[in-house]
RNA sequence: GGGGCGUUAGCUCAGUCGGUAGAGCAUCUGACUUUUAAUCAGGUGGUCGCAGGUUCGAUCCCUGCACGCCCCA
Numbered sequence: 001g002g003g004g005c006g007u008u009a010g011c012u013c014a015g016u017c018g019g020u021a022g023a024g025c026a027u028c029u030g031a032c033u034u035u036u037a038a039u040c041a042g043g044u045g046g047u048c049g050c051a052g053g054u055u056c057g058a059u060c061c062c063u064g065c066a067c068g069c070c071c072c073a
Stems, first nucleotide, its partner, number of pairs: 001072007010025004019056001027043005049065005
């Protein structure tokens, strides 16, 4: 220098042939328990890496950039 994959909640990851996003763990509250733990119920938490473009509408499509991993030179 060229190519491929990835970037979504604090962490690990889903997701939508384009219609304003979910799970598990963690955290908070309550129930239960003598207490803790476990279990059960509920809540909080995300400018979907950044910037543009297309579109009525973009996490999703297109372009560039950044970061991580892999391959080639």